[in-house]
Order: sequence, then C1' cells, then structure tokens
RNA sequence: AGUGAGGAUAGAGGCGCAAAAACCAUCAGUACACAAGCCGAGGAGUAUGAGCUCUUGGGACGUUUGUCGAAAGGGGAAUUUGCCGAAGCGGUUGGAAGCUCAUAUUCCAAUGCGCUGGGCCUGCUCUUGAAAAAAGGCAGGACUGUCAUAUAGGAAACUAUAUGGUGGGCUAUCUGAUGC
Repeated sequence: AGUGAGGAUAGAGGCGCAAAAACCAUCAGUACACAAGCCGAGGAGUAUGAGCUCUUGGGACGUUUGUCGAAAGGGGAAUUUGCCGAAGCGGUUGGAAGCUCAUAUUCCAAUGCGCUGGGCCUGCUCUUGAAAAAAGGCAGGACUGUCAUAUAGGAAACUAUAUGGUGGGCUAUCUGAUGC
C1' cells in the first nucleotide's frame, strides 16, 4: 500500500414510526338524573370467593312510558414535536388502583429476555372494542430498502435480472486495530 475487528459520530428506506393539544364524526338519544306505572325481595361497593359497610315492604332490584341528557377510550384529515428498534407483540420484575384479603383485570415504569427490516393487500380469528371501524394474532401474496453471490452491459463507479439472507443490520467519516 492494503484489510477494516472494536468504539464514536452522522445518515438512508417511505402511504416510514410514535406522541401531543385543538377540530370533526361516532360512541348515543346510550349511561346518569327526574316523574309516573307494574312486579314483589333482595340489592350496591371492578369480576369471582370470603369478610366488612351501606341500603331496602315508608317498596329495593328489575321492567314500561315520558322529560333532560353526557363523558372516556377507540377513529378521521391536517398541524406541531421527537425520531429510523423508529415502534409493535409477548415474557419477567417493581409500583399503583378500586372498602379488606386471595386470584384475575386495568394503568405506569424498567428490561439488546424472545420475535418482527418496512409499509400495503387478501383471508381467518374474536384477544380487545359500542362497532361490520381500528388495533392485536395467524396464514398467504406481490412491492420495497439493504447486503452477499451469479450472469450480462460498462474502463470503472454503477445498472439490470435471478437467488438467498435480513436492523445487535447497512452506508459514510473519525478513532483505533491488524499488516508491511
């Protein structure tokens, strides 16, 4: 010269990811509340079980009619912000919540513990949801990013096709290592 372990920094993919407040539709003429009627003994405090408390023949619970009448979560198009394991799913640990305890559930945080490169379309599921939406899970399909290999073109950079892998990856720079 060359190679490019390790570390650091900066980038790329594109209907790219996530969050926030405002707006819009839905939730819903639903819940709650009030009035009247019927029924006739339990009912409420997240679900189950056990307690505890409250309430109920001065009519609970339920139901019918009428009056009034929401909200949260989820969704939509744009804006702003942060980013490219962005993020999502699952697991584990810790904390909080509802009267107490146990289990479950919900929320928050941590976690290179496992999987998924990315979005899209189709089908199934019903885990979640008010929903036939969206999200989640499973399967399939083409598209696309990146790398490697092969072939062809080209002086080369690179381009096209095919195959395969996929983010703890890839590209660039610096450092530093190896080598002479």